About this RNA: This is a predicted structure of an 86-nucleotide RNA (c-di-GMP-I-GGC riboswitch aptamer) from a Gammaproteobacteria bacterium.
RNA sequence: CUCGACAAGGGCAAACCCGCCGAAAGGUGGGGGCGCAAAACCACCGGUCUAAGGGGCAUGACCCUAAGGCAGCGGGGCUACCGGAA
Repeated sequence: CUCGACAAGGGCAAACCCGCCGAAAGGUGGGGGCGCAAAACCACCGGUCUAAGGGGCAUGACCCUAAGGCAGCGGGGCUACCGGAA
């Protein structure tokens, strides 16, 4: 360095519930705990979600899209705790 143990000390926190922010996706604080060895961080690539606004219609469905989100979808980048085996 690769790697990752029924190791030690710890860490994070899905669904769901409540408050707040947001048009929404979603974010955030609290509770909760499915899981996680990068489930720390970065939207660069792929993927995926939302669609304010516009179009459309009798109303809808539906279509386009500014822009935004997801790092716990995959890849990539970058940094890091511990140390049995190999």

It was read from a public genome assembly, where an Rfam model found it. Model confidence (mean pLDDT): 90 of 100. The organism belongs to Gammaproteobacteria, within Bacteria.